[in-house]
RNA sequence: GCCUCCAUAGCUCAAUGGAUAGAGCAACGGCCUUCUAAUCCGUCGGUUGCAGGUUCGAGUCCUGCUGGGGGCA
Repeated sequence: GCCUCCAUAGCUCAAUGGAUAGAGCAACGGCCUUCUAAUCCGUCGGUUGCAGGUUCGAGUCCUGCUGGGGGCA
């Protein structure tokens, strides 16, 4: 340099172009307990990497860029 895959919550990951972007873990609060842990209930947490485009509607499709993994040279 070329090809290819990936980027969504603190972490690991879902989400057929169409409902208010969800789950588990973590954190916090409650319940229980003499206390702690576990269980159970609840809450918080998001500029879907950045900038544009297509569309009535984009996390999803297209272009460029950035970062990361793999391959070829």